Predicted 3D model of a 71-nucleotide RNA (transfer RNA) from a Gaiellaceae bacterium. The same sequence occurs in records of 2 taxa. It matches the Rfam family "tRNA". Gene Ontology term of the family: triplet codon-amino acid adaptor activity. The sequence is in RNAcentral, with records from ENA and MGnify.
RNA sequence: GCGGGCGUAGCUGAGUGGUGCAGCACCGGGUUUCCAACCCGGCGACGCGGGUUCGAUUCCCGCCGCCCGCU
Repeated sequence: GCGGGCGUAGCUGAGUGGUGCAGCACCGGGUUUCCAACCCGGCGACGCGGGUUCGAUUCCCGCCGCCCGCU
C1' cells in the first nucleotide's frame, strides 16, 4: 500500500428499517447474628460525519480505531 471482518452499557454478547434485549458488574432493599449465596427493584449504551428513507443500531459513502490476510 491492497483486501476482508468488527465497533451497541464498566465488561461480554443479542438485535437484517418502526419501543435498543440480556448476563456479569455497580447502586438500593429483602433474607442472615455477620458474610457469601439467593430473591426484588434501579442505574446505564448504538465510534464520528454525511447520504438514502416518512422513519436508520440496521442500508450506502467517507473518516477514526481494533483484528486477520496479502504485498